[in-house]
RNA sequence: CGAACAUGUCAGGGGAGUCCCGCCAAGGGGACUGAGAGGCUGACGGCAUGGCGACAUGCGGCGACGCGACCCUUCGAACCUGACCCAGUUGAUACUGGCGUAGGAAGACGAGGGCGCAUGAAC
Numbered sequence: 001c002g003a004a005c006a007u008g009u010c011a012g013g014g015g016a017g018u019c020c021c022g023c024c025a026a027g028g029g030g031a032c033u034g035a036g037a038g039g040c041u042g043a044c045g046g047c048a049u050g051g052c053g054a055c056a057u058g059c060g061g062c063g064a065c066g067c068g069a070c071c072c073u074u075c076g077a078a079c080c081u082g083a084c085c086c087a088g089u090u091g092a093u094a095c096u097g098g099c100g101u102a103g104g105a106a107g108a109c110g111a112g113g114g115c116g117c118a119u120g121a122a123c
Base pairs, nucleotide, nucleotide: 001116005112007110008109009108010107011073012072013071014070017032018031019030020029021028022062023061024060027044039067040066046059047058048057049056050055079104080103081102085098086097087096088095
């Protein structure tokens, strides 16, 4: 001088799925994968058609603005787009490979570490 690795402060980016059952002022139950699949709070919270009506069917929905947890921040595959993509696999997601040298994506400062390299001094 310095790689891997690991880390502090402040700041920033991001996701929250699949399947079965249940429910519709409901805001749930179970299973799976995962770092994370909702811990707190409670903003918000139905439309169409048919029926005199109870109701039926279809679509849509069953809390995510904020805080927390978790992951990531250009050395960037966290995450988004293409994409309800293609092949394998799975009950489905997940997963593996492709797409992909694709197009995007959020950073500054500090303190460790010491494979190794270079130089100097003494003997």